Small-subunit ribosomal RNA, central domain from an uncultured rumen bacterium, 350 nucleotides, folded computationally. The coordinates come from a structure-prediction model, not an experiment, and the mean pLDDT is 87. The RNAcentral record of the full RNA draws on Greengenes. It matches the Rfam family "Bacterial small subunit ribosomal RNA".

Context: one part of a larger RNA
This record gives sequence, C1' cells and structure tokens, in this order.
RNA sequence: CUGGGCGUAAAGGGCGUGUAGGCGGCGAUUUAAGUUUGGAGUGAAAGUCCCGUUUUCAAGAUGGGAAUUGCUUUGGAUACUGGAUUGCUUGAGUACAGAAGAGGUAAGCGGAAUUCCCGGUGUAGCGGUGAAAUGCGUAGAGAUCGGGAGGAACACCAGUGGCGAAGGCGGCUUACUGGGCUGUAACUGACGCUGAGGCGCGAAAGCGUGGGGAGCGAACAGGAUUAGAUACCCUGGUAGUCCACGCGGUAAACGAUGAAUGCUAGGUGUAGCGGGUAUCGACCCCUGCUGUGCCGCAGUAAACACAAUAAGCAUUCCGCCUGGGGGGUACGGCCGCAAGGUUGAAACUC
Repeated sequence: CUGGGCGUAAAGGGCGUGUAGGCGGCGAUUUAAGUUUGGAGUGAAAGUCCCGUUUUCAAGAUGGGAAUUGCUUUGGAUACUGGAUUGCUUGAGUACAGAAGAGGUAAGCGGAAUUCCCGGUGUAGCGGUGAAAUGCGUAGAGAUCGGGAGGAACACCAGUGGCGAAGGCGGCUUACUGGGCUGUAACUGACGCUGAGGCGCGAAAGCGUGGGGAGCGAACAGGAUUAGAUACCCUGGUAGUCCACGCGGUAAACGAUGAAUGCUAGGUGUAGCGGGUAUCGACCCCUGCUGUGCCGCAGUAAACACAAUAAGCAUUCCGCCUGGGGGGUACGGCCGCAAGGUUGAAACUC
C1' cells in the first nucleotide's frame, strides 16, 4: 500500500494567479519505453515448505523437489499508457452582434440631517432616567426664524435583487478600466484541469509620516445603581473612526461545505439574454441558456439534513485530520517599526 476520513464529531488552505509535478477529448499511421508472453543466464550453501529414507517413535540427521515473487539478456504480441507523425471539433480560446450590473480607480457635483458660529424673536428652564444626579442656562440656554462653516454618511428606490476570486461593493455625473452572460457558429485546433513552492489581493482593529476631525466613541473623568460596581444606565470625552502614502496579514475570512468535469425524477419563485405562439403592439402562454432562492423523489447520512448551486453516482489534482489537557504554548527558523504573525513540539497528566 491493499483498506479511513474532512457541513455540525479531529480535519477545506481567507481568496486568486501561476512554476515544477500529477492527470488529460475523438480518429489514423508508426515505435515498442511501460505492459504482456516464450527462451537463456543468474538468483551460493544452510534455513523455510512438500515428498521419501533414517535414530524401534520423536526432536534431530539425510536425499530429492518446490519456492527464492528479483535482476540481466534475447525472440514475439500491440488492446491500453507513453514517444513520434498526421488529421478532427464536441473541451478551451478568438471574432462578430447584443443586453444587464452597488465590479474597480480617479475627478467633480448634490440634497436631507447632526454639531458649531453670527444675527432676529423670546423667557426660565433645558437635558437625562426606572427614578435621579453630574451637565447646560438670566454673561439669556432650550424653542423658533434667517445666514454661514465644516466633516462624515448617502433615507425612499431596495428585492433570500445585482456585481465581484475572496475580502467586499449602494446619492448623482464624467473619464479610464476588469470580468461574466446571451446569440451566430466565421476562425484556431486539445492550446485543457489541478497546482507543492513562488507572487499578488486580503474586513475590522492596530502601527509609521503628514493632513482632517461634524457625529460616534476604547481609554479616562464625573453622576447614579450596588454590600461592592474598576460594569450594565447617564453627562462629558482622548486615541480612533475619515483622507494620502507605507506597514501589518489576521477573523465565526462561514455555505463552518477546496477546484474542475460528466451523469442522475420533478414542482415553484426571481434576475439577465434568446426562440416560438398569439397580437396592431405590449402582456399572457410554451420553450433554451446562465445566475440566484424555496420545496421535493431516488440516493446518501449517526442524526440534523443534503438533494442538478449535492452532503447522490464517478474521475483528476491540491490542502488538511488521527483522543482531551499541557498548547496554537515553549524553543529554533522566517517575516514585522512594534503589536505580533507563520511554522510548531516535548515532559507531565486524564
């Protein structure tokens, strides 16, 4: 290895791109490396196994055979795999014609609201809570009207709606730009799948430098509550939240479900595109592809459930798991400005 698993029991890498490697569509010719078949050589003896002989039996001894699953060499076979040559179009890609979209980056613009400032009116409260108090207010608050400043976020539309590989993306306009989908079947002709390392992207918090700072708000201060209250509630409030550039590289980074391909009852929504029928036309109705939901058969499953978006039936490649604690710790390596990240034990113990 034969011969286990990974939705929730331990276990899918956060996501992509791609190197090596592994695997790879349909047909023809050739080769004969793998494969297969025969011959030869070798595979020491002892040992092992089988059949005899022998010690009156036995262990033992002894004769013969098998085995020694291997290696070398040589002749043949050619279905499959591989190599070479040649062709094909269904996989993959291109072209052309369309439609959809919060996909990305940059610049500009807009209105509502909060806060602050100035001015008018106006007078004694406002605010907050379970109730209060701290707090604000006669130096005129709160309320209300007008003007101004500034920052951040974009109500309704809005939808198990859309887009993106994931993280994620939502006011409007413009510029640049990525991807997918539908249709035609014109072109290339297996150009494909996966992917150890590598490289890139990667929420929030955090870090560096410089800006910005309305609201919110770790820390902090005060007021309450309470036996206490380093909390929950209240009044304030600094970092931060925002922008630019750089670092960091982690999440319940979740569908707790890796990627790709094929196959396997149906029903019903919804989004994008197409065909048909009908019609003056649009709906309606039938139907194809792609995405996204719900229900459900077979099957699977410990159950829950999954069920063409599989957790079903198969193939290929990668990652990962192997009792709990110790411990995602220690040590070492690598990375980082640091915080820390990554790789990752053992003793001991149950």